[in-house]
RNA sequence: CCGUGCUAGGUGGGGAGCCAGCGGUGCCCUGUACCCGCAAUCCGCUUCAGCGGGGCUGAAUCCCCACCCGAGGAGCGAGUCUGUGAGGUCUGACGACGGCAAGCGGUGUUGACAGCCAGGUCUCGCGCAAUGGAAAUCCGUGAAUCGGGUCAGGACCGGAAGGUAGCAGCCCUAAGCGGACUCUUUCAUGUGCCGCGGGGUAGCUUGGUUUGAGCUGGCUACUGGCGCACGCUCGGAGUCUUGUCUUCGACGGUGGGUGCACGG
Numbered sequence: 001c002c003g004u005g006c007u008a009g010g011u012g013g014g015g016a017g018c019c020a021g022c023g024g025u026g027c028c029c030u031g032u033a034c035c036c037g038c039a040a041u042c043c044g045c046u047u048c049a050g051c052g053g054g055g056c057u058g059a060a061u062c063c064c065c066a067c068c069c070g071a072g073g074a075g076c077g078a079g080u081c082u083g084u085g086a087g088g089u090c091u092g093a094c095g096a097c098g099g100c101a102a103g104c105g106g107u108g109u110u111g112a113c114a115g116c117c118a119g120g121u122c123u124c125g126c127g128c129a130a131u132g133g134a135a136a137u138c139c140g141u142g143a144a145u146c147g148g149g150u151c152a153g154g155a156c157c158g159g160a161a162g163g164u165a166g167c168a169g170c171c172c173u174a175a176g177c178g179g180a181c182u183c184u185u186u187c188a189u190g191u192g193c194c195g196c197g198g199g200g201u202a203g204c205u206u207g208g209u210u211u212g213a214g215c216u217g218g219c220u221a222c223u224g225g226c227g228c229a230c231g232c233u234c235g236g237a238g239u240c241u242u243g244u245c246u247u248c249g250a251c252g253g254u255g256g257g258u259g260c261a262c263g264g
């Protein structure tokens, strides 16, 4: 150096979680890398760390160590967004109320504001008118019988002349009913450009007069506090993004290391 046969080892790995700790089953990442039994109100072990039983490979591309790269995970920090608890004006916004009179507008020498006088609106008393009602008055109607006048026919009395009572009809009227209401009387009132007198704190308004230039507060602006909790501040929760921070780290890469026996 080569060949043969063995053995150590290997036969996926990692992250979070659980655990005194180490593994596994379960979850997640990477990826294809044996089988059977046990195993999350757990299963097994004890710093050498799954247990038990088999199969395959096997001294190196495959095993071990160090370093590099780095999928991925975890922690910590930062930020956006969503929703939430508290605060209450902060540098904002919105709403109502108030002030102001700078601008616009309205009005004003055909007199602003103010003052004075007299009225109205208000109230009381007296009256007048109107309206409504009632009465009077007028017209009409209106009594089978218990109103009147005249009373045909008929009835009665009489020898006759004539008389008596009186139905219907007609006329007039009483009670009642209806209409007109011009004049008259009476009652009433949220009627009134009414009259007279008295009262009258404020407001509004009418007329006269004195004075002589403003008055107003509709809109904008400015300002005051109040409300609201949208913006804002603080706290905590979740998703997503990110870190030149920390940690674990597969696959891969580089370098190094590592048996036994026999034969040639």
Stems, first nucleotide, its partner, number of pairs: 001264006009057003012030004020046005034054005063257006072248004076243004081238002084235004090231001092230001094227002097224003102220003105216003114210008122199006128192002130189006137180005147172004155164003
Predicted 3D model of a 264-nucleotide RNA (Bacterial large signal recognition particle RNA) from a Thermoleophilia bacterium. Rfam family: Bacterial large signal recognition particle RNA. By type it is a non-coding RNA gene. The sequence is in RNAcentral, with records from ENA.